[in-house]
């Protein structure tokens, strides 16, 4: 580099659950046992350490209520790494798409829900597959508008 076995499938708007409510059994007018519910996508990762109620929107008809972990946001330091001609230091921005910030256009865009169909369960429910409709934000793409493109030493 290859092959073979074993384990794990690394999840991250993601897991859990002692409240409320709902279902079963028994008991009985208030328990006790045993289930059930508890976030629908869409965006998000150079390291590490602190912080800190962590983007966006759809949908609502108790619970997308309410609690706990956690998490790729964010801000601060540090280191790495890319612009700023090249190399080192500094100092600014930034995160591999490595040029920022508002603004105006633009394309691409989503699951839930509802509808049909199957399935697990006594139920509460739960899962699974078909149709099939709609978003914001980011992040691209054009437009013009501000900001930055620096400082010293060497080289060119």
């Nucleotide at each position: 580099g290859a092959g073979a076995u074993a384990c794990a499938u690394a999840c991250a708007g993601c897991g859990c659950c002692u409240g409320c409510c709902c279902u079963c059994g028994c008991u009985u007018g208030a328990g006790c046992g045993a289930g059930g519910u508890g976030a629908c996508g869409a965006g998000g990762a150079a390291g590490a350490g602190g912080g800190u109620u962590a983007u966006c929107g759809a949908a609502a008809u108790g619970u997308u209520c309410g609690g706990c972990g956690g998490a790729u946001g964010c801000c601060c330091u540090c280191u790495c790494g890319g612009c700023c001609g090249c190399u080192c230091a500094c100092g600014g921005u930034c995160g591999u798409a490595a040029u920022c910030g508002a603004c105006g256009g633009g394309a691409c865009c989503a699951a839930a829900c509802c509808c049909c169909g199957g399935g697990a369960g006594u139920g509460a429910u739960c899962c699974c597959g078909g149709a099939c409709c709609c978003a914001g934000a980011g992040g691209c793409c054009c437009g013009g508008c501000g900001g930055a493109u620096g400082u010293g030493a060497g080289c060119c």
A computed fold for a 156-nucleotide RNA from an Acidimicrobiia bacterium, annotated as glmS glucosamine-6-phosphate activated ribozyme aptamer.
The organism belongs to Acidimicrobiia, within Bacteria.
Rfam family: glmS glucosamine-6-phosphate activated ribozyme aptamer. From the family's description: This entry contains a glucosamine-6-phosphate activated ribozyme that is found in the mRNA for GlmS. GlmS is an enzyme that uses fructose-6-phosphate and glutamine to generate glucosamine-6-phosphate. Gene Ontology terms of the family: catalytic activity and regulation of gene expression. By type it is a riboswitch.
Model confidence (mean pLDDT): 80 of 100.